[in-house]
RNA sequence: GGUAGAGGUGCGGCUGCGAUGAGUAACAGUGCGGAGAACGACCCGUUCAGCGAAACACUGCAAAAGGCAAUGCUGCCGAGAUACGGUCUGUGGUAAAUUCCGUAUCGGCUGUAUGUUUAACAGAUAUGCGGCUGUCAUCAUAUGUGAUGGAGAGCUAUC
Numbered sequence: 001g002g003u004a005g006a007g008g009u010g011c012g013g014c015u016g017c018g019a020u021g022a023g024u025a026a027c028a029g030u031g032c033g034g035a036g037a038a039c040g041a042c043c044c045g046u047u048c049a050g051c052g053a054a055a056c057a058c059u060g061c062a063a064a065a066g067g068c069a070a071u072g073c074u075g076c077c078g079a080g081a082u083a084c085g086g087u088c089u090g091u092g093g094u095a096a097a098u099u100c101c102g103u104a105u106c107g108g109c110u111g112u113a114u115g116u117u118u119a120a121c122a123g124a125u126a127u128g129c130g131g132c133u134g135u136c137a138u139c140a141u142a143u144g145u146g147a148u149g150g151a152g153a154g155c156u157a158u159c
Stems, first nucleotide, its partner, number of pairs: 001159005008077001010076005018068001027060005036048004041094003080106007089097001107133011135150006
């Protein structure tokens, strides 16, 4: 250097039973109110508005998307995730988001606290404090195992 493997609630992609979203938004009517409202976050612009805007209350009618997710299929074991920088797509412009590349961090899972995101103490994500677990090194050992430490550019087998 090549090839093949191991860790396990292992990591991704597609699908989407189902729940949540929600009796919410929008729409219509009534009341109140008395000048703003809508177009994805802002600016510009456009449209509606004293022939009555928004907000609030009641009645009627009544969704959807994102996110989660059973099941099934599939690619894999830095699988992948996050942050930063550059780049691509996109806009009337900026931002957000998206594609690709580079650098850095993280072995895997999980509990908990705080922050961010979100309709949501669902989920995701960052940090701190714990638990379980795999691997290697060192030491000890009753050879069962235990303690300490490291990180995936690792570990095992083989050529």

This is a predicted structure of a 159-nucleotide RNA (Lysine riboswitch aptamer) from uncultured Ruminococcus sp.
The coordinates come from a structure-prediction model, not an experiment, and the mean pLDDT is 79.
NCBI's taxonomy places the organism under Bacteria, Bacillati, Eubacteriales, Oscillospiraceae, Ruminococcus.